[in-house]
RNA sequence: UGCGGCAGGCUUACCAUGCAGUCGAACGAACUCUUCGGAGUUAGUGGCAGACGGGUGAGUAACGCGUGGGAAUAUACCUUAUGGUACGGAACAACAGUUGGAAACGGCUGCUAAUACCGUAUGUGCCCUUCGGGGGAAAGAUUUAUCGCCAUAAGAUUGGCCCGCGUUAGAUUAGCUAGUUGGUGAGGUAAAGGCUCACCAAGGCGACGAUCUUUAGCUGGUUUGAGAGGAUGAUCAGCCACACUGGGACUGAGACACGGCCCAGACUCCUACGGGAGGCAGCAGUGGGGAAUAUUGGACAAUGGGGGCAACCCUGAUCCAGCCAUGCCGCGUGUGUGAAGAAGGCCUUAGGGUUUAAAGCACUUUCAGUAGGGAGGAACCGUGACGUUACCUACAGAAGAAGCACCGGCAAACUCCGUGCCAGCAGCCGCGGUAAUACGGAGGGUGCGAGCGUUAAUCGGAAUUACUGGGCGUAAAGCGCGCGUAGGCGGCCUGAUAAGUUGGAUGUGAAAGCCCUGGGCUCAACCUAGGAACUGCAUUCAAAACUGUCAGGCUCGAGUAUGGUAGAGGAUAGUGGAAUUCCGAGUGUAGAGGUGAAAUUCGUAGAUAUUCGGAGGAACACCAGUGGCGAAGGCGGCUCACUGGCUCGGUACUGACGCUGAGGUGCGAAAGCGUGGGGAGCAAACAGGAUUAGAUACCCUGGUAGUCCACGCCGUAAACGAUGGAAGCUAGCCGUCAGGUAGCAUGCUAUUUGGUGGCGCAGCUAACGCAUUAAGCUUCCCGCCUGGGGAGUACGGUCGCAAGAUUAAAACUCAAAGGAAUUGACGGGGGCCCGCACAAGCGGUGGAGCAUGUGGUUUAAUUCGAAGCAACGCGCAGAACCUUACCAGCCCUUGACAUUUGGUGCUACACGGAGAGAUCCGUGGUUCCCUUCGGGGACGCCAGGACAGGUGCUGCAUGGCUGUCGUCAGCUCGUGUCGUGAGAUGUUGGGUUAAGUCCCGCAACGAGCGCAACCCUCGCCCUUAGUUGCCAGCAUUCAGUUGGGCACUCUAGGGGGACUGCCGGUGAUAAGCCGAGAGGAAGGUGGGGAUGACGUCAAGUCCUCAUGGCCCUUACGGGCUGGGCUACACACGUGCUACAAUGGCGGAUACAGUGGGUUGCUACCUUGCGAGAGGAAGCUAAUCUCCAAAAACCGUCUCAGUUCGGAUUGUUCUCUGCAACUCGAGAGCAUGAAGUUGGAAUCGCUAGUAAUCGCGGAUCAGCAUGCCGCGGUGAAUACGUUCCCGGGCCUUGUACACACCGCCCGUCACACCAUGGGAGUUGGGUUUACCCGAAGGUGGUGCGCUAACCAGCAAUGGAGGCAGCCAUCCCACCGUAGGUUCACG
Repeated sequence: UGCGGCAGGCUUACCAUGCAGUCGAACGAACUCUUCGGAGUUAGUGGCAGACGGGUGAGUAACGCGUGGGAAUAUACCUUAUGGUACGGAACAACAGUUGGAAACGGCUGCUAAUACCGUAUGUGCCCUUCGGGGGAAAGAUUUAUCGCCAUAAGAUUGGCCCGCGUUAGAUUAGCUAGUUGGUGAGGUAAAGGCUCACCAAGGCGACGAUCUUUAGCUGGUUUGAGAGGAUGAUCAGCCACACUGGGACUGAGACACGGCCCAGACUCCUACGGGAGGCAGCAGUGGGGAAUAUUGGACAAUGGGGGCAACCCUGAUCCAGCCAUGCCGCGUGUGUGAAGAAGGCCUUAGGGUUUAAAGCACUUUCAGUAGGGAGGAACCGUGACGUUACCUACAGAAGAAGCACCGGCAAACUCCGUGCCAGCAGCCGCGGUAAUACGGAGGGUGCGAGCGUUAAUCGGAAUUACUGGGCGUAAAGCGCGCGUAGGCGGCCUGAUAAGUUGGAUGUGAAAGCCCUGGGCUCAACCUAGGAACUGCAUUCAAAACUGUCAGGCUCGAGUAUGGUAGAGGAUAGUGGAAUUCCGAGUGUAGAGGUGAAAUUCGUAGAUAUUCGGAGGAACACCAGUGGCGAAGGCGGCUCACUGGCUCGGUACUGACGCUGAGGUGCGAAAGCGUGGGGAGCAAACAGGAUUAGAUACCCUGGUAGUCCACGCCGUAAACGAUGGAAGCUAGCCGUCAGGUAGCAUGCUAUUUGGUGGCGCAGCUAACGCAUUAAGCUUCCCGCCUGGGGAGUACGGUCGCAAGAUUAAAACUCAAAGGAAUUGACGGGGGCCCGCACAAGCGGUGGAGCAUGUGGUUUAAUUCGAAGCAACGCGCAGAACCUUACCAGCCCUUGACAUUUGGUGCUACACGGAGAGAUCCGUGGUUCCCUUCGGGGACGCCAGGACAGGUGCUGCAUGGCUGUCGUCAGCUCGUGUCGUGAGAUGUUGGGUUAAGUCCCGCAACGAGCGCAACCCUCGCCCUUAGUUGCCAGCAUUCAGUUGGGCACUCUAGGGGGACUGCCGGUGAUAAGCCGAGAGGAAGGUGGGGAUGACGUCAAGUCCUCAUGGCCCUUACGGGCUGGGCUACACACGUGCUACAAUGGCGGAUACAGUGGGUUGCUACCUUGCGAGAGGAAGCUAAUCUCCAAAAACCGUCUCAGUUCGGAUUGUUCUCUGCAACUCGAGAGCAUGAAGUUGGAAUCGCUAGUAAUCGCGGAUCAGCAUGCCGCGGUGAAUACGUUCCCGGGCCUUGUACACACCGCCCGUCACACCAUGGGAGUUGGGUUUACCCGAAGGUGGUGCGCUAACCAGCAAUGGAGGCAGCCAUCCCACCGUAGGUUCACG
C1' cells in the first nucleotide's frame, strides 16, 4: 500500500473436534413401506479393496540412488486361447435364552444359510518322480441375455533378485574379518545365493584407502558462472525409507501393513481401581516453539481411484474458493492549456536562482463502482462447486488509488542550519575535536516504483586450490643427503594385435524443466504442440598414425672389460717435530702476572726469567690457493697395508639393462645422554677480582662437566647456493685444477674432455639479480606453499634412557604481516670540507650590593602577550593622573565616534551653586560660509529605527609583518635519455673556490631563483662650487675679528682607481693557488652596511593594522574618582657599581666626533656649598647654543674592609608637574652594609677588533645602569682540525617517514575474553561379554479337548487338528561388568 492474472506458502512435541470404503445380482435374518405384484433400509456371514492415492525425510555412505546390463523368478484385477463347472457332507456368526463386567468386551446352551468350510469323482493339460508310479480343481446368481467359478498356456502390467561404473569429509581412524571367504551336501524361498545348518579347506578385504568416526535421503533438476566448475535438492516428477519408540509375525497376488493385529517401553485419557482406550510425518484446526508461513471453506461439475451388472455410493486424491505485495507478469493513480511560470519554502554574489503548482477553461474513463446481458469448460439423456465467473454493453464522475531508499569515493545525485571526537554514522576506505556535500533536520537532487530498504544465505568477481588456469633464490613454499620398493615416465627400426584413441551405426538416456519454431489466454507472466538437446552408458562395424601389449632386430642412452692420471675421499696400525702445562735439578733475586687502569692470583717455604733432563695429552705452523676430494655432514704432519668413487685415451663386448622415487632403509656438524678409559691446553656451570646506579654480562684470575678414545643412543642446525633430481637445446671473453691431441721456436701456441671461478648477450625476473655450473627454452618424476599472530604450540599417535624429535590443529584476535627498490631523515657508520665550533689568547657571567625583566606567591586587581637556541633591560623610544586594556565605587544607554530620516534653530562661550568627579541646576549670551534671497551647508538639540561600539574568543580559519635554520650554498624547471614505476640523470666524478665560484670530463643540453656584481658608506686622487667653512701669501685684530683670496683643510656634486692586470713558480698547457715580488693610498670578495633562494618550525602576533566565524548589546559598550600594573619568603635571566695602587683623592689642564634646539637650546652677568634661581644677548642654526669631552699629565695615599666600596638610613633642600603618600629625579650634611676576584658550570671576541674612556640622540612635563649612535686610547693569540656544537657534499645501513624527542621488547599490577592441563563429576553416543527371555516363528511334545475323513451296528477307536507345555533354538526391552568417544569441571 489501488487492481488483476499465474505461481508459492513452518514443525524437533502432546494433540480436543470433524472428515477420509463398497457390494442385497453371494447368504440367512430383522425392520419399514406396500397398489400385496413388490420396493427399500440395515447389524452380521461372505467377496473385493484397505500394499493405491495422501504425508514426512528421522534413519541410511548403502546395489539406497543414478546409469547401463543380467538370469534363477512371482504377478489379484485386464486381454487371448483350450478344457471344465459332477456328487455329497459337517459347522459357525447373526438370532434366541442365560450369564460376567463400571466399561471395553465377553462366557455358556440351542437353531440356521451361503459364491464361507470339508470330502469324493473326473482331470486334456499341470506338478513331483527312482520313470514303476504318485499328487492335485471348481460356486453359484438369474426370467432371458448374461455375470461368475476352476485348471492350463500365452500376453500385458507391476514387483523381487544379481552385476559393471559413479555417488561427503577425516589417516590426529592402518589394519579389518570365524558364517568370516570358498567347497560338498541338506534345508529354506516365488526365485540365484552362507540366506540357514552340518562337514571340509584357510581364505576374503585393504594405501586405487579396508575398518572406524562425522555429515547426509538420492536423482531429473534449481542457482551461479564465458566455460570448466561451485553451491544446492523448496514447489513439480522418478526411486528409497519411515508412520509414538523398539521387536514380531498373521492375512493376502502383493505388507512384515500411516487411519490392521500381538508384545515391550515412554506419554496421554477413562475407570466403580478390578481393568481398559489411544497414536494427524492425511485435510482443516489447537497449544507450545520460532524472526517466520494460510480456512476446523465448497464440490465430486471435470480428471483419476475403490466397490458394484448397473443405478449409484465413497474419495480433505483432485477441482475450486478464502488469507498473505512471498515471487513473476501486466495495468492504473489522468491529458492539454493556464505557464518563460504565483505565493510560501530553501539558497543567494541581493541581481536572482530553484522546485514548480493550483484555481479557472477544455477533454478522456483504463482499473475500481453501479446496472443489464452472458459463455466455453459437458462427453452420452441428465449433470457446473467455481459463478454476483471470464467477456460484452450502458452510466456517473478526475472522480477512489504513491511510496521507499540514497546523494564523501567505490556509485547516479549538493547546499543551508543544528551539533562540536558529543550525539551519532559506517559494506570497505573512513567521517565527527566550531565553517561536517559523511552525524540530525530542511530545501533540492538521483534511483526504483506498489513497492522500497535492511538482515541472513549461495555463486561470481577470486588465475585467492590454478583440469581449463598459480607458484617455491630474497615475498608462504626444495625433504640435511644418499640408496631403493610400489607407482609414474621412457631411445631407433620392422611386423602383429586392437586395451587406450578416432569415425560410423543401433539401443537407451522417463515426463516436466532449459533452448528453437509455432499455437492459446487482448499482451506478458502462464499454458500448450512439435523439434533440438540431454555433452552419458552399453552393444556392434571399421581405421591403425600415436600410447599400450606381443615378437624380432639396432647402438647413439646406460653399463662391462682394458691402459693411464690426480686427489686433506674412507677406515686401521705405526711414527715425527714444534709448542703449552707439569715434575726433578742447576743459575739467580724480588718481584711476576694481568689491564683502559687495577685487583683477585703466584712469589723470600725462592716465583717470573734462564739451562738441562723427564712425563703426559691434544692439535698438526710454513706449503695453502674463490686449490683438491666426497652424496651431504665433512676431510689437512709423515709412512705401510686395506678400500670407495671420479676422470682421460684407444679398442672390444652386453643390447634400453634407463630417469625419478610415496612408504622403507642407511648416513648425518655441534651440543647432549649411557658404560668404560683418558685428561696437556681450552672451557659452559661455579668462585673470586674489577667495571657499573645495578652488572646474575662484556674485562681479569681460577675452574668442573665437556672437548679426546672405544662401544651404544640422539637425528637436529642460517644442515645455505636460503636455488630437489635427470636429459636435451640456447652468443662469447678472461682465469684456474686434472688429463688427451697437433705444431714446432722445447716452452710456447692452437685445440679437446671433465671440474671450479669472474664478467657479460639473448631470454627471464616485482625488482634485486640469474645468465651453458640458469633463476633462459622444453620434457619426466618427487617434495612443499595458500594472509599475519595464536604455533611448529595444545591434544592424540610414533620414536627416544632422558633432553626431546616427528606428525600436527582449533578457539580467539588483527587489517594487515611481508619482498624488492625509491626519496628523505637519522647513525656513539665512513670519506671530504667549513664556522670564535674546539684549540691558542683577552675580558666577563655564575659569589656581593643595586637596577631591570621573568617565574612563583600574594592580592579586590597585581591587565595582557612572549616560553630551549629563536621568551626573560622582550611588545614598553620611558605606568604618579593620563597612558590603562585590570580592580572597587559612582554614572550614561542610538551612546565618546560614523552614515541616514523627521523636527527644531539653537549653540559655542562666560559666570554662580552642588558634587570626589563624571555630571546636574541656574543666569547671561546669541555665531560662521554660500545664495538666484526661495533656501542650502557647517554646527548643536529632540525623537525613532537601522546601527554604532568591544585591547571579548579563535594566530590551529586568515592577510600583512616578523623571528629562526642562515648570508648556509643550496633549491628547481624545460626538452632529451634511462627505469614497469616511485624516481634517476642534469646537480654525480677529477681539480678549485668564500660560493652549484670556475675549469676539465660526462646522456645530457640549456634555463630560472639563490652566490657574485650592480646600491650606500669609509680609505687615495682629480674636477666643479666657495658660505655660516678655510687662511699659504698681503693688510688688520684680543680673537679668520675684518679686507682679500679659494691654494690647502673641509663641505657635497661628478669622475678616476684594483682587474690575479704584470713577473716568477706550481698545476693538465685549464680553472686556480703560492711569492716579507714589482708598482700602488688600497692586493687578491680592500673594511663596513643594505640585500635573506625553495622551504622548515600549524614558530610569533586577532592587544599595531586588516579580516572570516562565534559571542556581548541599560553591557564584555561609554564616562569619572580612587587604587593596581611599583606587592615580596623565594628562584632565574640581562645589566650597573665594586672588591682597589694599571687604583682612590687633590691639582693643573690638552686633544674629538655623531647629533639636538623656538612651548626650544640658552651664551654672558648676579646669586646659592650645591641641585638650582633671578636677569638677559644670540640662534629656525657649517653663523648662536647644548659643549665641560673623559681617560691621558703632576702630586699624595702604601695594602687596611682602608683616603677602597658605596648600599641603607636620618635630615634639610631643588626641579618638573593640577598633583611626587602609595610611586619621580636631583642636591647638601650625616650614616658607611655586603664585598678582599667569586664552586660546578658558562658567554663574547681574530684588528682599529677585544678591552677601556667619555659624548650625543629618540621617547619625554619630569624620570635610564636600558636602547640607538659617536669618537678617544688601543692589545694578545690562532700549532692545528683528534675531540665538543652547528652546517654542506658524496657514500653506506635502517624494522624510522608527525622522520632518533623515531620505532620498539619483556616482566609486574588490575579487569575481561578464548583455549590447554586439572582432583574429578554428571549426562549422552557407540561397542564387547554375560544375565534375563515378552510376543512371535520353527521344532518337539501333547496324559486335556476335538464337527467333516476312515473303521465300526453302536460304544468307541484311528488319522488329523487345537489348547497347554518345553529352563529347546532365534530374539526386543531391562540389568551387570568393562572398552571407546563427546559434553561438564
This is a predicted structure of a 1385-nucleotide RNA (small-subunit ribosomal RNA) from an uncultured prokaryote. The prediction has a mean pLDDT of 83. Rfam family: Bacterial small subunit ribosomal RNA. Rfam links the family to the GO terms ribosome and structural constituent of ribosome.